[in-house]
RNA sequence: UGAGACGGUCGGGCGGCCGCGCGGCCCCUUCUGGGGCCUCGAGGAACGUCCGGGCUCCACAGGGCAGGGUGGUGGCCAACAGCCACCCGGGGUGACCCGCGGGACAGUGCCACAGAGAACAGACCGCCACGGGCUUCGGCCCGGGGCAAGGGUGAAACGGUGGGGCAAGAGCCCACCAGCGACACGGGUGACCGUGUCGGCUCGGCAAACCCCACCCGGAGCAAGACCAAGCAGCAGAUGCCACGGACGGCCCGUCCAAUGUCUGCGGGUAGGUUGCUGGAGGCCUGCGGCAACGCAGGUCCUAGAUGGAUGGUCGCCACCGCACGCUGGAAUCGGCGCGCGGGACAGAACCCGGCGUACAGACCGUCUCAUCCG
Numbered sequence: 001u002g003a004g005a006c007g008g009u010c011g012g013g014c015g016g017c018c019g020c021g022c023g024g025c026c027c028c029u030u031c032u033g034g035g036g037c038c039u040c041g042a043g044g045a046a047c048g049u050c051c052g053g054g055c056u057c058c059a060c061a062g063g064g065c066a067g068g069g070u071g072g073u074g075g076c077c078a079a080c081a082g083c084c085a086c087c088c089g090g091g092g093u094g095a096c097c098c099g100c101g102g103g104a105c106a107g108u109g110c111c112a113c114a115g116a117g118a119a120c121a122g123a124c125c126g127c128c129a130c131g132g133g134c135u136u137c138g139g140c141c142c143g144g145g146g147c148a149a150g151g152g153u154g155a156a157a158c159g160g161u162g163g164g165g166c167a168a169g170a171g172c173c174c175a176c177c178a179g180c181g182a183c184a185c186g187g188g189u190g191a192c193c194g195u196g197u198c199g200g201c202u203c204g205g206c207a208a209a210c211c212c213c214a215c216c217c218g219g220a221g222c223a224a225g226a227c228c229a230a231g232c233a234g235c236a237g238a239u240g241c242c243a244c245g246g247a248c249g250g251c252c253c254g255u256c257c258a259a260u261g262u263c264u265g266c267g268g269g270u271a272g273g274u275u276g277c278u279g280g281a282g283g284c285c286u287g288c289g290g291c292a293a294c295g296c297a298g299g300u301c302c303u304a305g306a307u308g309g310a311u312g313g314u315c316g317c318c319a320c321c322g323c324a325c326g327c328u329g330g331a332a333u334c335g336g337c338g339c340g341c342g343g344g345a346c347a348g349a350a351c352c353c354g355g356c357g358u359a360c361a362g363a364c365c366g367u368c369u370c371a372u373c374c375g
Stems, first nucleotide, its partner, number of pairs: 001371010012318007020041002023038006043346001047357002050355005055221004067217005072086005087101001088099004102212002107210002109206003124151002126147003130143005159177006178202001180199008225275004234266006245257004282301008320343004325338005
């Protein structure tokens, strides 16, 4: 200098004007609103709602079945499908990255296409001796057999190389290598690793197919839940003046009853309102323990709570980026100054928190790797 790997930080700043929401103070008021001033007012993902918890209500003696989830090992955490470290496998020259990583000798099932054959396999081409026939004497044809060495198909064809052996062959036998299993020793908390001996000579893959094993799991969710409570309807009591009905009576007065009306009370509860409602497993710094995740201790900092849902718009200056022009430094990629124009993403709380996943214009910082050049 070029090409990369990993981790982290930020997500424009200041001011003016207009506007919105919670709260505090003051004023006006038709008592419900209005006005003025001040404070505060989105994010790294507030997002998706995919996991895990807090909180709330409901259910629940205990055990089991069903169903769902998780799945190398050790640790962290309130918990997790998260995080850290390590192991194993794979990729990269490397920094480093990726893994939906229990069990395929418990059982069942599946393995497309191609191919003769896809799991205790398979004679399509081929190789081989035997019997018969033909022959131009090179071989060819037929028959019943032997053979997994070679060819061919496939993602995958039942170890590899060499030698012996054989009619031809074959772990059929032998040596070495690879793999599997058993045992012993050594290292590690463990997953696992290393070494040695022996064995049969060799055993395919798929569990995100059923299944088996180990561990975990009640249900619903702030529209949870709690409180206050118009109107209408219900129940109880009181009242009875005017108007209507019934009884005492043929009629009137009077009395009583029922109903309506009015008033009061009651419980449940709709609309509506209040609450839950925001300071918490919280951030940062330092020290200690730990490889780390994280834990402990001390210090310090914080201020959204809307409910048809506020947090916005515009202007100016500065900073940043891109383009064009002018001046200028320099051998050059390149840089400095001035001026003009343009640009700035993804997205927005709704009970709270821990994760994961996804989106994102751009700017910056740190550590490391590889290549080349110079000293």